[in-house]
RNA sequence: GGUCAAUUAGCUCAGUUGGUAGAGCACAUCCUUGACGUGGAUGGGGUCAGGAGUUCAAGUCUCUUAUUGACCA
Numbered sequence: 001g002g003u004c005a006a007u008u009a010g011c012u013c014a015g016u017u018g019g020u021a022g023a024g025c026a027c028a029u030c031c032u033u034g035a036c037g038u039g040g041a042u043g044g045g046g047u048c049a050g051g052a053g054u055u056c057a058a059g060u061c062u063c064u065u066a067u068u069g070a071c072c073a
Stems, first nucleotide, its partner, number of pairs: 001072007010025004019056001027043005049065005
């Protein structure tokens, strides 16, 4: 220098054919316990890496920038 992949909650990751952004763990409150833990219920938390474009509508499609990883030279 080139090719490919990844980037979504604090962490690990889903997200179907473009149509209301989710799960597990973690966190807060409550129940359970003598207490802790376990278990159960409820809740908070998101500029979907940044920007631009297409579209009635973009996490999803296109372009570009950045970061990380792999491969080729």
The RNA shown here (transfer RNA) has 73 nucleotides and comes from a Defluviitaleaceae bacterium. Lineage of the source: Bacteria > Bacillati > Bacillota > Clostridia > Defluviitaleaceae. Its Rfam family is "tRNA". Rfam classes the family as a transfer RNA.